[in-house]
Description:
The prediction has a mean pLDDT of 80. This is a predicted structure of a 267-nucleotide RNA (Bacterial large signal recognition particle RNA) from a Solirubrobacteraceae bacterium. The gene name in the source record is ffs. The source organism's lineage runs through Bacteria, Actinomycetota, Thermoleophilia, Solirubrobacterales and Solirubrobacteraceae. Its Rfam family is "Bacterial large signal recognition particle RNA". Gene Ontology terms of the family: signal recognition particle, plasma membrane targeting and SRP-dependent cotranslational protein targeting to membrane, signal sequence recognition.
Parts: sequence; structure tokens; C1' cells
RNA sequence: CCGUGCUAGGUGGGGUGCUAGCGGUGCCCUGUACCCGCAAUCCGCUCUAGCGGGGCCGAAUUCCCUCUCGAGGGGUUAGAGGCUCAGGUCAGCGCCGCGCUGUCGGCGGUGAUGGUCCGGUCCCGCCGCGGUGGAGGCCCGUGAACCAGGUCAGGUCCGGAAGGAAGCAGCCUUAAGCGGUCACCCCCAGGCGCAGCGGGUUCGCCGGACCGGAGCCAGCAGCGACGGACGCGACCCGGGCACUCAGCUUCGACGGAGGGUGCACGG
Repeated sequence: CCGUGCUAGGUGGGGUGCUAGCGGUGCCCUGUACCCGCAAUCCGCUCUAGCGGGGCCGAAUUCCCUCUCGAGGGGUUAGAGGCUCAGGUCAGCGCCGCGCUGUCGGCGGUGAUGGUCCGGUCCCGCCGCGGUGGAGGCCCGUGAACCAGGUCAGGUCCGGAAGGAAGCAGCCUUAAGCGGUCACCCCCAGGCGCAGCGGGUUCGCCGGACCGGAGCCAGCAGCGACGGACGCGACCCGGGCACUCAGCUUCGACGGAGGGUGCACGG
């Protein structure tokens, strides 16, 4: 130096979460690097930190160490942006109302706006009618072993006989009771409806009579240092949210560079 066979060791790693701590199952990032069983109200261990069972590679491109790169994750900071909450200001843009002006129409001396009176609408009470709900009656059905009735087979009793008597079952009709019912009768009830009578009544609406004598109303446009509260916007100020970027910090895969590291046999 080469070959063969072994051993150490390797057969993914990291973050997060859980944990006294270490791993695992879980979630996430890298990446492709065996299998089976256990496992999140957990499973197995104890600073030597998964446990149990099997397979493969195996002294170097694969193991160990150092340095470097930095995918990605955790924590923190309200720095820039973004989102959001509260307060204030602006009368800025819209919106509604009011007033004025203009324009175009409609109604109006067959009487406008307005005023007075009356009535209705509205509320209450009473009465009448109707309707609704309910109880009862009428009607129908059912309904008595014996202590309801009628008829009473059989049987029983009285009688010499003729003939009588009481009377169970059955059948029929009913009482109490039970059930049903369109209409009808009667009674009860009231946040049902209508008419009548009486009383009340703030404003409004509708109608009628009278007074009075010329306006009233709608749309559109403009103006208003008017009023209003709603929406949008702008500004100021205070706070929250780690959403994006960023700062600080921490862990850190894959990759790159360098260094280190067994045994036996044979040639």
C1' cells in the first nucleotide's frame, strides 16, 4: 500500500410544544436517510437521559471535532407602514328641513288663504240586534238478576173439579246514570260587529253653513354668515393590534473548508 473479516459507530437533522429535565408520538422547516410494537386527559428514560425486537452499512465521499454559510423557527421592541377604538376641531363634500328670489304650470269672483259654528272620524257609558264561546233543555241511543212497570213460558201454591193466586228467567217500555247531536228554546260571558241615546274631546283629517274678499299650491333652478343630525373626508391628540417591513437577541437544517480516528489475518 492492497485484500478479507470484525468492532466502535452510523442508519436523517433542526425548531416548537409538553417536561424537574432528556427523548419520542404531535405541529412546523429543511431534506430523502431501514422495518415492527408503545405513546398527548400521553409513552419510555434519568445528566450515560426513549424503551423492547430485528435488518443493512461499517474505519471512511458515510464516524467525530473545529471554522464558515444561513433555509427556517422562537423571544422582544410600537421604529416605518397598515388595521382599529375613543375624544376634539373644520362647516370642507354630500343629505334633510326652513327662508328668499326666479321660472314653468295647476286651482280660484260659479269665491283662494283665513276665521266662527256644526257634524263625522276618536274615547266612555247604557240599550237593542247580530255573531262567537260555554252550561242546560228538547231529540236520539244505551241503560235495572233482586229492592221499577207490563206480559209473564217452565215450575210453585190453593181447590174434588171448574178455575184462581203469587211470580223467577226471557221479551218490551222506562227511572237514575252514561254517550251523541245540524237546527230550535232558555241562561251565562266579553278587548266581536252594527244601529240608537247620552256624555266627553289637545291637535289633526273629512264634510256642511256663515263671514270675508285675492290669493293658494306643486315641480325645477339659484342664493342663504339659517337650523339639524347622519354619512364621507381632512387635521390634531391619546390608546390598542406583532398583520407587512425593520432593529436587537436566540436556536439553527442543508451545504462548504480543514483536521482527527481502531482490531485481526493474509499478500